[in-house]
RNAcentral holds the sequence, with entries from Rfam. The RNA shown here (Glycine riboswitch aptamer) has 89 nucleotides and comes from Oscillibacter hominis. The source organism's lineage runs through Bacteria, Bacillati, Clostridia, Oscillospiraceae and Oscillibacter. The prediction has a mean pLDDT of 81. Its Rfam family is "Glycine riboswitch aptamer". Rfam links the family to the GO term glycine biosynthetic process. Rfam's curators write: This family represents the bacterial glycine riboswitch. The model forms 85% of the base pairs in the Rfam consensus.
Order: sequence, then C1' cells, then structure tokens
RNA sequence: AUGUGGCUCUGGAGAAACUCAGAAUGAGUGCCGAAGGUGCAAUGCGUGCAAUGCGCAAAUCUCUCAGGCAAAAGGACAGAGUAGGCGGA
Repeated sequence: AUGUGGCUCUGGAGAAACUCAGAAUGAGUGCCGAAGGUGCAAUGCGUGCAAUGCGCAAAUCUCUCAGGCAAAAGGACAGAGUAGGCGGA
C1' cells in the first nucleotide's frame, strides 16, 4: 500500500394501520427476513494404511430463537467522506 474495522452523511427491502384492553406494552392468531443468532456441503482443507471414517470452514441459503409487519426508529448491503484503530506489501 491492498485489505479491514470505527465515526459522519446518503440510498436501503419484505410482511396484519389485525383482534382483545387506550399508543408504547401484554396476550391471541396470521405473516416477514436484510440487526444479531442457529444449522449445513455434491466442495475445499486437515487427519488416517484405508473406510460409505473423523474433524474444520460459508452465504443474501436455511431455521425463525431474537427482531420485525402504517409512520417513526431499526436495517444486511452499497457509495462518498473523515481521523488514522487493526494490519504490515
């Protein structure tokens, strides 16, 4: 330096303005997946003499625990900026 994280700004989907009590909240039923979390493989790597063995590894996939289902808030991800955190070509 590439990369990666923090902060700021911008964009940012889906699904009942459901019912019972006055919104938040609690309960009931129906749904959503893009905070977070769970799970995994025909693939790769390791181990093993070998095995249809054992172990490890992902996601926008999967599950729907959590969260969400008018607006607001949040929001994976993307772009721009910023100090210079991690890292060390």